The part of an RNA shown here (large-subunit ribosomal RNA, half A) has 1735 nucleotides and comes from a Candidatus Gastranaerophilales bacterium. Rfam family: Bacterial large subunit ribosomal RNA. It was read from a public genome assembly.
Context: one part of a larger RNA
RNA sequence: AGCUAAUGGAGAAUGCCUUGGUACUGGCAGCCGAUGAAGGACGCGCAAGUCUGCGAUAAUCCACGGGGAGUGGACAAGACACCAAUUGAACCGUGGGAUUCCGAAUGGGGAAACCCUCUGGGGUUAAUACCUUAGAAUCCGCAAAUGAAUACAUAGUUUGUGAGAAGGAAAGCCUGUGAACUGAAACAUCUUAGUAACAGGACGAAAAGAAAAUAAACUAAUGAUUCCGAAAGUAGCGGCGAGCGAAAUUGGAACAGCCUAAACUUUAUGUACGUGAUAAACUGCAAUUGUUGUGCAUAGAGGGUCGUGGGACUUAUGGAAUAUUUUGCAGAAUAUUCAAAGAGUUACAAAAUUGUUAAAUAGAUGAAUACAACUGGAAAGUUGAGCCAUAGACGGUGAUAGCCCGGUAAUCGAAAUUUAACAGUCUCUUUUAAGUAUCCCGAGUAAGGCGGGGCACGUGAAACCCUGUCUGAAUCCGCGAGGACCAUCUCGUAAGGCUAAAUACUGACCAGUAACCGAUAGUGAACGAGUACAGUGAUGGAAAGGCGAAAAGAACAGUGAGAAGCUGAGUGAAAUAGACCCUGAAACCGUUAGCUUACAAUCAGUUAGAGCACUAUUAAUAGUGUGAUAGCGUUCCUGUUGAAGAAUGAGCCGGCGAGUUAUCUUUAGUUGCAAGGUUAAGUGGUUAAUACACGGAGCCGAAGGGAAACCGAGUCUGAAUAGGGCAAUUAGUAACUGGAGAUAGACCCGAACCUUGGCGAUCUAACCAUGACCAGGAUGAAGCGUAGGUGAUACUACGUGGAGGUUCGAACCGACUGAUGUUGAAAAAUCAGCGGAUGAGUUGUGGUUAGGGGUGAAAUGCCAAUCGAGCCAAGAGCUAGCUGGUUCUCCCCGAAAUGCGUUUAGGCACAGCGUCAGAAUUAUCUUACCGGAGGUAGAGCACUGGUUUGAUGAGGGUCCGGAAACCGGAUACCAAUUCUUGUCAAACUCCGAAUGCCGGUAAUGUUACUAUCUGGCAGUGAGACUGCGAGUGAUAAGAUCCGUAGUCAAGAGGGAAACAGCCCAGAACGCCAGUUAAGGUCCCUAAUUAUAUGCUAAGUGAUUAAGGAGGUAGAAUUGCAUUGACAACCAGGAGGUUGGCUUAGAAGCAGCCAUCCCUUGAAAGAGUGCGUAAUAGCUCACUGGUCAAGCGACUCCGCGCCGAAAAUACGACGGGGCUAAGCAUAUAACCGAAACUGCGUCAUCAAACUUGUUUGAUGGGUAGGGGAGCGUACUGCAGUAGGUUGAAGUUAGACCGUAAGGACUAAUGGACGAGGCAGUAGUGAGAAUGUCGGCAUAAGUAGCGAAAACAUUGGUGAGAAUCCAAUGCACCGAAAACCUAAGGUUUCCCACGGCAGGCUCGUCCGCGUGGGGUUAGUCGGAACCUAAGCUCAGGCUGAAAAGCGUAGGCGAUGGACAACGGGUUGAUAUUCCCGUACUGACUAUUAUUCGUUAUCAGAGGCGGAGGGACGCAGGAGGAUAGACAUGCAAGCGACUGGAUGUGCUUGUUUAAGCGUGUAGCCAGUUCCGGUAGGAAAAUCCGCCGGGGCGUUACAAAGUGAGGCGUUAUGAGGAGGAGCUACGGCUUCCGAAGAUGUUGAUUCCACACUGCCAAGAAAAUCUUCGCUAUCGAGAAUAAUGGUUAUCCGUACCAUAAACCGCCACAGGUAGGUUGGUAGAAAAUACUAAGGUGCGC
Repeated sequence: AGCUAAUGGAGAAUGCCUUGGUACUGGCAGCCGAUGAAGGACGCGCAAGUCUGCGAUAAUCCACGGGGAGUGGACAAGACACCAAUUGAACCGUGGGAUUCCGAAUGGGGAAACCCUCUGGGGUUAAUACCUUAGAAUCCGCAAAUGAAUACAUAGUUUGUGAGAAGGAAAGCCUGUGAACUGAAACAUCUUAGUAACAGGACGAAAAGAAAAUAAACUAAUGAUUCCGAAAGUAGCGGCGAGCGAAAUUGGAACAGCCUAAACUUUAUGUACGUGAUAAACUGCAAUUGUUGUGCAUAGAGGGUCGUGGGACUUAUGGAAUAUUUUGCAGAAUAUUCAAAGAGUUACAAAAUUGUUAAAUAGAUGAAUACAACUGGAAAGUUGAGCCAUAGACGGUGAUAGCCCGGUAAUCGAAAUUUAACAGUCUCUUUUAAGUAUCCCGAGUAAGGCGGGGCACGUGAAACCCUGUCUGAAUCCGCGAGGACCAUCUCGUAAGGCUAAAUACUGACCAGUAACCGAUAGUGAACGAGUACAGUGAUGGAAAGGCGAAAAGAACAGUGAGAAGCUGAGUGAAAUAGACCCUGAAACCGUUAGCUUACAAUCAGUUAGAGCACUAUUAAUAGUGUGAUAGCGUUCCUGUUGAAGAAUGAGCCGGCGAGUUAUCUUUAGUUGCAAGGUUAAGUGGUUAAUACACGGAGCCGAAGGGAAACCGAGUCUGAAUAGGGCAAUUAGUAACUGGAGAUAGACCCGAACCUUGGCGAUCUAACCAUGACCAGGAUGAAGCGUAGGUGAUACUACGUGGAGGUUCGAACCGACUGAUGUUGAAAAAUCAGCGGAUGAGUUGUGGUUAGGGGUGAAAUGCCAAUCGAGCCAAGAGCUAGCUGGUUCUCCCCGAAAUGCGUUUAGGCACAGCGUCAGAAUUAUCUUACCGGAGGUAGAGCACUGGUUUGAUGAGGGUCCGGAAACCGGAUACCAAUUCUUGUCAAACUCCGAAUGCCGGUAAUGUUACUAUCUGGCAGUGAGACUGCGAGUGAUAAGAUCCGUAGUCAAGAGGGAAACAGCCCAGAACGCCAGUUAAGGUCCCUAAUUAUAUGCUAAGUGAUUAAGGAGGUAGAAUUGCAUUGACAACCAGGAGGUUGGCUUAGAAGCAGCCAUCCCUUGAAAGAGUGCGUAAUAGCUCACUGGUCAAGCGACUCCGCGCCGAAAAUACGACGGGGCUAAGCAUAUAACCGAAACUGCGUCAUCAAACUUGUUUGAUGGGUAGGGGAGCGUACUGCAGUAGGUUGAAGUUAGACCGUAAGGACUAAUGGACGAGGCAGUAGUGAGAAUGUCGGCAUAAGUAGCGAAAACAUUGGUGAGAAUCCAAUGCACCGAAAACCUAAGGUUUCCCACGGCAGGCUCGUCCGCGUGGGGUUAGUCGGAACCUAAGCUCAGGCUGAAAAGCGUAGGCGAUGGACAACGGGUUGAUAUUCCCGUACUGACUAUUAUUCGUUAUCAGAGGCGGAGGGACGCAGGAGGAUAGACAUGCAAGCGACUGGAUGUGCUUGUUUAAGCGUGUAGCCAGUUCCGGUAGGAAAAUCCGCCGGGGCGUUACAAAGUGAGGCGUUAUGAGGAGGAGCUACGGCUUCCGAAGAUGUUGAUUCCACACUGCCAAGAAAAUCUUCGCUAUCGAGAAUAAUGGUUAUCCGUACCAUAAACCGCCACAGGUAGGUUGGUAGAAAAUACUAAGGUGCGC
């Protein structure tokens, strides 16, 4: 270290539970709000916090009713109280009271929960100040007053009045505006869809609604609307694509009808722009009246409301009584009362009230075992014995309770408020007929043209409805409709209005139900969750349940630094139930025991197996654990032609995680009924949302044919009675279940996009307003001056001057280079250099511009770490021909990678191939024989085309002759034809197979293998290699494309070392049986060291070619050879001649010619090589001798050799090794597979009959089809059996089954819960870069965040590198110091603590707990002002929402405005204290002036004028801050060298205010008069005129730093003394306090000079008038007194407290800024002060 067992830790699965959710049912309610809502902020307790409740009457107050003993809500105890005297606590209900601040928010403002007012009343004061209470917004309606241009009037203004409006709320409703992704396999009409979204409005419902309707066709119907079922996926619409899709009619639910306008009558008011006694006043007669008439207009009342047209109008009619009418008589009308009839508070008129009944909002009564025994911690369990029941629903009680508790059935109950029904009181209404002359019956309307929209209907033949625009009727003898239009006929009566029910929805409340969930589920949320947390914001958004019956929650002791932890003790049934708490799995980490392991290689297993240890037993054995050694053996998934693959995915474990549901269609099965089958909505019914009954509308079927009319067992075609096509000779229908499809998200996860509405300019871009900043040095423009110069200019020199998108260079801004960094210090920095740095500069604060938009010195840059179109939410589960994933088992069969088409090629449709069911057949296959068609291989050259040799040689060319020729000749040129010879062909064939194909006959097999038809369901349409035949290619490819066969794919086994495709062979399971195939038999390694004959010598075997070679075996042909071959050795190899030519030379041997020249000879070339300048020389051929038997040449063939070079390593037999154990031939034997056989078993199919057996065959399998099962959760039987004598779950085991799986036993556990038969599904995981949680690995590894630096001693403490103190050292010092704005929000100070945070530590802290701390008339802000901008009464515009904008208001970054010095605390100070000041208001006194009823002092309000009031650069001057020196004061003299000196150290300080008014600056100032301007007025301003002073060196007035005096006999002051708890002390004393030098970027002061880009507004303030208000006293000055509100104030602020997720090397506006050197704020060193960077 491994395996096993036991036992722990860690972790939180599983089981059980449920406080919470989900879905639905029935009720109830369907609104709240200016009488201040919804929603919040802040408060209220004995009380520190949170929740709940409540509101200054504050966990509550009052009255009434209920209730009845305890109570003061919860976490959550405690303390302190109340009640228990029925004089009634808590609690519940009803009605009142009270209800801070914000919020529509409404007095004004505003950054919500804050600030500031006015008016009336009250309190307080001498008075101001201050406190309290009510009212004060806008719009609209109504009423009144007032009142412009403009006389009346109107607009406007003001007041009163109104429970008026506003704002909120889940869904439902109506209306306005209105997408896109998507589908159409693209896309534009179309679709998605009038959907999403936005906006307006209303209600408990909304909307619609009482026909200018529907229908029908000459016979005739219905009768408002809404909703449900059908009609019907029909008629239709439609790139006639995708798709969209009615109505009539019918079955039901529910039912309800009405009011006006007009005609006519009448009343009132108005009437300049009608009329006027001939008009008119109810009628008749008569009188009388008549500018208060009549007509017209407006308003009111009566009347009237319809389509067999109605009404007005005319005539006639009508229950009673009383009253009235200009007068009299008569009539008539009107009003009131009574009677009769009818109706009513939802429409049709309208206000209430009473009673009864029922109900809602609190409640009450309520039966029956305290039964016995047993077990147990506990009884409700078991056993036994009882009882109740209109109650056996449910929940609780120490396990499972009708009789223990709460309840349940049943019954009863309300002071108060509310609802419904009914009945009263009450309120309202009232007839009928006839006539048809006249009048009325809804106008910019109906209708039409053009453009659109809605209707199912896309412009179509397009009716009907709506209208943006232009035209524009009729009045009942009229008008509209009936799907173009016309006629006839029928139906209706538009252009006004109201209307319940049936219908839709559920945020809240009440009562319930569930084959819904049970803590990764169910809401996001079972738990203080829309919380924590993230984001500027819109918005996004978690995790987290369980001790026990009861806290009995562990007293006490020990250990320990200990409130940690541990060990005892104790409680309890149990503590391995101990608060991290029920059960407690796995990963992961340990401990103990048994076996194994230190020469050993590899998916880690399997088969065989020794040893060791152990168990049981029947002691024979059977097992368990381990596993020395040996054989074989490359995970899973996906996706592929093909994966161990070095192709994808997974770190591991556990939980969750994917073909579902609805409707329709089709098919198979089951069941019911059957020429029929069946209901839908709905109704009844019920404890219930069932069951059941009714309901026949409708649907399917029973008849078809035809385009249709139409006919019909037939019909169509046709002239036909013919022929032919399609029918006819019967089975359907309804429900359920399975398969498949369509429409829906449709198996799950996954985009980039598009659209709609919002949120963002704290980053950044540009702009607007208002502020701030830029050390120091250099250069030297214009202008000017002087001089020279010119006729005069010009020009030149010097000086002065101080310009500039000038220059060098810090701060500041930027970002060119390099390095570092790259899991950083940092999501852009650091270091070293670098660019700009008075400008188009940088920067603060406030604001503006917003997404196809902004902004952009322009890069598609930037718009919150996001930009070729931001972010958030929604449409939305967009779509995805694409990738990935898709969960239990067994049985049967089993593919395809092809054809055709495709905006198609990795997709799809049809066909092919699979499967299942059914039908009918032997049609199919195999073998043999017979008969056919054919043009391939081969072959051939007869055709076509190419091609070789020779012969022939037409024709042409060239040459010659010729004067020329259509003449002749020659030809080593080209060459036809023909002949001969040799050849080639996929697109040549005189020929021509083998196979294959077609047909026939016969036979075998009857589940062989198949074929055919019908129907359900597929998958496949990427193929790969090998052999053969072709193409392409290079007769290259593991290439590509066809044909054909096989294998793989989807196929295991044996062989080929290993090796999908090759060879053998097709695995149902078992066997320690046998026989073989391919291939093998020396060892590895099963089987021959077999046999015989040869070959090979190369380790060939055990890699290759052209080419090469006296390798070697065999064969054939041919030559030489005893007359002596071949080889070797000895000898010769000669002469003419140096052959001739050529040549400088050429002699055998440079070259040319001849070489069949000759001679000698045994033989010898006019020479085979070497060689020389040329000769020479050496050789060869050839010949002789010696030797003695074979020697050469060529060809074929077997086996070998060379040719032969690659990278870690022999690495090219599998290794050892082999001379066979190589090669060839032959022979015999053996081995060898899952093949075949034997024995046993299972399943499928078939047959047989003895009907449960036998026989036979079959059983590899991916995609896929079919069949049969296992398990999980819940439901019914069911409160099942079982269960505290122990359920589920968990752990273990050697048991059973063919598998999924199932038992049993033991332990743990402590309350549930099998099995069976059925049913219903959120039903099975190993993979999805899945998801959530836990735990590993890397790894005790990287790192511990500026390299400014620490060290020592002491202290504290359990503990010290880190805390404190001291000492030394080091670092910053234009900062790493000090002040301050923003921002933060208690971090500040003190005490105690140390679990976590702090990158280590910690006694320490910006950490935890507790306590404390911020003091203002003058500082900053508000009660003052205005800028950019924002808001905006009225107003203008706009589908809506809204936009613009005036008066007005808000809004600092600016204007205005009064305090300084010192002291003091642990923590505050211009705030407290001391001293000395100033400002506003009120008041008193004094002084001066004005006024008192008007010729109105003054106040308030309003307006005019002045002023406030402004840029940049430059230079000079004056001063001060500051600094330094001298003097003065106090002190010092240790150590080493020197030193009493010109030594050293320290100090030498003082404000505002008041007085004075300096350096300087400014050229006008003052008085008088006039005045047409200042929108009215003016004594003011302006303008005009005049006078005085001044304009020169000094003026006056004004302004003005500083200085001086005073403040100050004060304060402070080095130091000293005293006390001390050593930290300090609010104790005491206290010297000097002068002069000089230097000197700012500060002040005088934007004062001056210059320049061009020409440089806020308003108020405070001064002055002038006007005035509808107040007004009798008032104003000014001085001196006293009084008074002065709210908010901020701690602390950090170049940072450990802000922005950057951090105690982060980054960023962050402004002010002060010493010394030495230096031009300097550079740089270096240093003071004060701070720090040493938390290993």